Small-subunit ribosomal RNA, 3' major domain from a metagenome, 466 nucleotides, folded computationally. The coordinates come from a structure-prediction model, not an experiment, and the mean pLDDT is 85.
[in-house]
Context: one part of a larger RNA
RNA sequence: UGACGGGGGCCCGCACAAGCGGUGGAGCAUGUGGUUUAAUUCGAUGAUACGCGAAAAACCUCACCUAGGUUUGACAUGGAGUGGAAUGGUGCAGAGAUGCAUCAGCCGAAAGGCCGCUUCACAGGUGCUGCAUGGUUGUCGUCAGCUCGUGUCGUGAGAUGUUGGGUUAAGUCCCGCAACGAGCGCAACCCUUACUGUAUGUUGCCCUUCGGGGAUCUCAUACGGAACUGCCGGUGACAAACCGGAGGAAGGUGGGGAUGACGUCAAAUCCUCAUGGCCUUUAUGUCUAGGGCUACACACGUGCUACAAUGGCCGGUACAGAGGGUCGCCAACCCGCGAGGGGGAGCAAAUCUCUUAAAACCGGUCUCAGUUCGGAUUGGAGUCUGCAACUCGACUCCAUGAAGGCGGAAUCGCUAGUAAUCGCGGAUCAGCAUGCCGCGGUGAAUACGUUCCCGGGCCUUGUACA
Numbered sequence: 001u002g003a004c005g006g007g008g009g010c011c012c013g014c015a016c017a018a019g020c021g022g023u024g025g026a027g028c029a030u031g032u033g034g035u036u037u038a039a040u041u042c043g044a045u046g047a048u049a050c051g052c053g054a055a056a057a058a059c060c061u062c063a064c065c066u067a068g069g070u071u072u073g074a075c076a077u078g079g080a081g082u083g084g085a086a087u088g089g090u091g092c093a094g095a096g097a098u099g100c101a102u103c104a105g106c107c108g109a110a111a112g113g114c115c116g117c118u119u120c121a122c123a124g125g126u127g128c129u130g131c132a133u134g135g136u137u138g139u140c141g142u143c144a145g146c147u148c149g150u151g152u153c154g155u156g157a158g159a160u161g162u163u164g165g166g167u168u169a170a171g172u173c174c175c176g177c178a179a180c181g182a183g184c185g186c187a188a189c190c191c192u193u194a195c196u197g198u199a200u201g202u203u204g205c206c207c208u209u210c211g212g213g214g215a216u217c218u219c220a221u222a223c224g225g226a227a228c229u230g231c232c233g234g235u236g237a238c239a240a241a242c243c244g245g246a247g248g249a250a251g252g253u254g255g256g257g258a259u260g261a262c263g264u265c266a267a268a269u270c271c272u273c274a275u276g277g278c279c280u281u282u283a284u285g286u287c288u289a290g291g292g293c294u295a296c297a298c299a300c301g302u303g304c305u306a307c308a309a310u311g312g313c314c315g316g317u318a319c320a321g322a323g324g325g326u327c328g329c330c331a332a333c334c335c336g337c338g339a340g341g342g343g344g345a346g347c348a349a350a351u352c353u354c355u356u357a358a359a360a361c362c363g364g365u366c367u368c369a370g371u372u373c374g375g376a377u378u379g380g381a382g383u384c385u386g387c388a389a390c391u392c393g394a395c396u397c398c399a400u401g402a403a404g405g406c407g408g409a410a411u412c413g414c415u416a417g418u419a420a421u422c423g424c425g426g427a428u429c430a431g432c433a434u435g436c437c438g439c440g441g442u443g444a445a446u447a448c449g450u451u452c453c454c455g456g457g458c459c460u461u462g463u464a465c466a
Stems, first nucleotide, its partner, number of pairs: 001466002003463003007460007015450002019414005026305008034296002042053002064291007073122001077121008087104007106113002124280002127278003133274002135269003138265001140263001145184006151160003164175003190257004195225007205214003228251001231245005307407001311366006323354003328347002333342003373404001378399007420442007
């Protein structure tokens, strides 16, 4: 100087408390461990792994296993020799890769182009090392800290500044002070949302006699305005600031986002990519078929659906936002109980379409039961995608109708348009969503307080620790 203390002081955070809803019990989905397996590819492992890499494992992906092939190679550049255009088609064998046979089939400026074969340099490696690395990322933590120059003090390591008194979300600001300044952080500048002015006005908006017309409003786009403790009162040290009030759409950082200092964990990643070294080179490369990553006595994490009456079922009826669409979205209409099929209009989209939002509301029924709750599982029949749904897809219909009556110890999230609850969209994608990322609808309870648990900041103290 740090680090640590079941030392002290001050302060903060859904940290506790006050509340609301969960997890832990059930079934299923998904990830992991374990076990099994020819293989169940690899990585991630307290917080900071476990719906994580993976924003899509039937083939492909693919790295794993089995089997069959191949060796200048699936791919790149160059040299030498040699043959032929490239390419298109047919037959046979085979699981296919491929092999065999056969038909058609060049340009040229004479350099060659393009493709085979032989050969030489070399290619290739999702092989190893993240403890050789770059880049990227997680975490402490959006916590308020981390430093430097000059000066001063100290023999020196170092200190001072950065401590102190107030204050703040903040090393934010004020005052004081052997310090005076400065940098990276904080804040602001950026995006979005809440109010408004001006301009523009189609595909949007309004009127309509459906010919057309209008420029108020909604909305859209662009450029402006508006909020700054600016004003008033009080408290305060005449300061910074705090408390209350006015006006205002909005009030003290208005709400949300992006933005992550010096560093820590030899944290993660050589399987995104790049890259040193090592290893491999008739194989650890490469091609193909099939299988596996989907196994299943079990254990854990994260979710979905429930256990019902604030509910289930039936009928009627209303209201979004944000997105996507040409290898696409697919209307009207017809067929089918339905998944879906037929059909073909419109739309590269403020025009057409996905697109009936659902919970809600109105009426009816069920009457507390393993039920008209719950839907697992299983049998049968189908639809769609796709060469192909057996291993191993999603969905529909009929039948079946399991556990489950609110969950032990323990544990998680959340302070407002939040929690809870209800649907909708998108990426990936042929197909496949209870996951992820967004969007809106309905819409609470509680916070006395900081003694305690956890994490963190500043000052101080002890130390046999570095």